[in-house]
RNA sequence: AUUUGAAAAAGGCAAAUCUAUUGAAAAGUAGAGGCGCAAAGUCACGGACCUAAGGUGAAAUCACUAUGGUGGCCGGAUCGCUGAA
Numbered sequence: 001a002u003u004u005g006a007a008a009a010a011g012g013c014a015a016a017u018c019u020a021u022u023g024a025a026a027a028g029u030a031g032a033g034g035c036g037c038a039a040a041g042u043c044a045c046g047g048a049c050c051u052a053a054g055g056u057g058a059a060a061u062c063a064c065u066a067u068g069g070u071g072g073c074c075g076g077a078u079c080g081c082u083g084a085a
Base pairs, nucleotide, nucleotide: 002085003084004083005082012037013036017032018031019030020029021028022027035072041078042077043076045075046074047073048070049069050068054065055064056063057062
C1' cells in the first nucleotide's frame, strides 16, 4: 500500500423515548438514554423518501410544487483505528 474481517485489544458513535430550545412543518441542536453500527466519521453530486411556509390550481375542505430536510435509505467522493493474508 492492497484485499478481507470485527475473534481479540484500544476505543468511537448513539436509535426509540423524555426534557429544553429553533423551525410553518419535516427535522435540527443540547442533556439524559441505548436500539444498534466496521465507518451509524465528513460531504446533498445522483437516485429515493419526508415536509409544504410561500406559490399555483380548484367548489372555500383538497391537490401539486423545494428554494426546506433525511449521510442511522442507497450509490458515489473523501479521511481514519485495528486483526489476518

Notes:
A computed fold for an 85-nucleotide RNA from Aquibacillus saliphilus, annotated as c-di-GMP-I riboswitch aptamer. Rfam family: c-di-GMP-I riboswitch aptamer. Gene Ontology term of the family: cyclic-di-GMP binding. Of the family's consensus pairs, 100% are formed in the model. NCBI's taxonomy places the organism under Bacteria, Bacillati, Bacilli, Bacillaceae, Aquibacillus. Its mean pLDDT, the model's own confidence on a scale to 100, is 85.